The prediction has a mean pLDDT of 81. This is a predicted structure of a 451-nucleotide part of an RNA (small-subunit ribosomal RNA, 3' major domain) from an uncultured marine microorganism.
Context: one part of a larger RNA
RNA sequence: UGACGGGGGCCCGCACAAGCGGUGGAGCACGUGGUUUAAUUCGAAGCAACGCGCAGAACCUUACCUACCCUUGACAUGCCUGGCUAUCCAGAGAGAUUUGGAGUUCCUUCGGGACCAGUGCACAGGUGCUGCAUGGCUGUCGUCAGCCCGUGUCGUGAGAUGUUGGGUUAAGUCCCGCAACGAGCGCAACCCUCGCCUUUAGUUGCCAUCAUUUAGUUGGGCACUCUAGAGGAACUGCCGGUGAUAAGCCGGAGGAAGGUGGGGAUGACGUCAAGUCCUCAUGGCCCUUACGGGUAGGGCUACACACGUGCUACAAUGGCGGUGACAGAGGGUUAAUCCCCAAAAACCGUCUCAGUUCGGAUUGUUCUCUGCAACUCGAGAGCAUGAAGUUGGAAUCGCUAGUAAUCGCGGAACAGCAUGCCGCGGUGAAUACGUUCCCGGGCCUUGUACA
Numbered sequence: 001u002g003a004c005g006g007g008g009g010c011c012c013g014c015a016c017a018a019g020c021g022g023u024g025g026a027g028c029a030c031g032u033g034g035u036u037u038a039a040u041u042c043g044a045a046g047c048a049a050c051g052c053g054c055a056g057a058a059c060c061u062u063a064c065c066u067a068c069c070c071u072u073g074a075c076a077u078g079c080c081u082g083g084c085u086a087u088c089c090a091g092a093g094a095g096a097u098u099u100g101g102a103g104u105u106c107c108u109u110c111g112g113g114a115c116c117a118g119u120g121c122a123c124a125g126g127u128g129c130u131g132c133a134u135g136g137c138u139g140u141c142g143u144c145a146g147c148c149c150g151u152g153u154c155g156u157g158a159g160a161u162g163u164u165g166g167g168u169u170a171a172g173u174c175c176c177g178c179a180a181c182g183a184g185c186g187c188a189a190c191c192c193u194c195g196c197c198u199u200u201a202g203u204u205g206c207c208a209u210c211a212u213u214u215a216g217u218u219g220g221g222c223a224c225u226c227u228a229g230a231g232g233a234a235c236u237g238c239c240g241g242u243g244a245u246a247a248g249c250c251g252g253a254g255g256a257a258g259g260u261g262g263g264g265a266u267g268a269c270g271u272c273a274a275g276u277c278c279u280c281a282u283g284g285c286c287c288u289u290a291c292g293g294g295u296a297g298g299g300c301u302a303c304a305c306a307c308g309u310g311c312u313a314c315a316a317u318g319g320c321g322g323u324g325a326c327a328g329a330g331g332g333u334u335a336a337u338c339c340c341c342a343a344a345a346a347c348c349g350u351c352u353c354a355g356u357u358c359g360g361a362u363u364g365u366u367c368u369c370u371g372c373a374a375c376u377c378g379a380g381a382g383c384a385u386g387a388a389g390u391u392g393g394a395a396u397c398g399c400u401a402g403u404a405a406u407c408g409c410g411g412a413a414c415a416g417c418a419u420g421c422c423g424c425g426g427u428g429a430a431u432a433c434g435u436u437c438c439c440g441g442g443c444c445u446u447g448u449a450c451a
Base pairs, nucleotide, nucleotide: 001451002450003448004447005446007445008444009443010442011441012440013439015435016434019399020398021397022396023395026312027311028310029309030308031307032306033305034303035302042053043052064298065297066296067295068294069293070292073123077122078121079120080118081117082116083115087102088101089100090099091098092097105114106113107112125287126286128285129284130283134281135280136276137275138274139272141270146185147184149182150181151180152161153160154159165176166175167174191264192263193262194261196232197231198230199229200228201227202226205222206221207220210219211218235258238252239251240250241249242248314392318351319350320349321348322347323346330340331339332338358389363384364383365382366381367380368379369378405427406426407425408424409423410422411421
């Protein structure tokens, strides 16, 4: 100087408390461990691995296994030889491939080139190892308020000071003081978006007034809504109180919005030899008729079990039947024009507390769709079947407002496959006395046989 303390002081955070809803019990889905297997490819491992890499494993993907094949190679460049090839037909084969037959390209400066084949050599190739050799990228502490420097001063020196102190703030934010005075990276602001107003513009959008129509449908209009460009608006600016006459804090006015207005993007110096050599790049090592390459089939989908993350429920604030309104965002090659487009809610009826008209697993059967192909191993529909489950032990998670909870909709990837992920809107709460305690963090101080 740090680090640590079941030392002290101050402060903060859904950290506790106050609430709401879950997980842990059931069934199923997904991931993981374990076990099994010819293989069940590999990585990720407390928080910060486990619906993670995977925005989608039937083949492919695919890296794994088995079998059958190739060896200058599926791919690149150069040297040498040749001019066929490409393509089509028939046979063998699981296919890769192979046998036979047909076939004889394009450009040209006529040297050759494109393209293809052969041969040998340089070489290719490796999702093989090392993330503890690395780059790049990422997680994490943490959007926490910190981390440094120059000059000066102090100290023999390591180093200190500044950065500590008194207030204050979300903040090393600002004020005051001070052997310090300044400056940098962070904070904040500048950026995007939502909320208010003005203005410009008025089609595909809109319809107050005038006609017209089943219908903004047509004429007409651009007021309004909306769209999308440019501006304005919020700064503790104003008033009162408080404070040290400061920074600020409390209350009020006006205002669409008030003290960072809500949300996002933005992640300092560093920590964890954190993660990734299987995105990519790359040093070293290793393989080279194989640890490379091709093909078919299988596997990654196994199943006494254990854990994690979810979905659906256990019902009457409900199930079922009927009637039935209103979004936003996005996609479709172009399209405010056309298409894809809600549900819960609300009203009426029924069920009457049951393992039920709850719940839907499982199984049988008939089909549909995608795709060469649904056996291993896809999704969906109809009929039948109707399991566990009556609110879940110890323990544990999320959330402070348009949030939680609940309801549906869209998208990426994708032939097909979503309870996952990324977005979107609808309905819409409760609670916060407080900081003693648990966890994490910041500042000061103290102890230390630790570095």

Rfam family: Bacterial small subunit ribosomal RNA. Its Rfam clan is "SSU clan".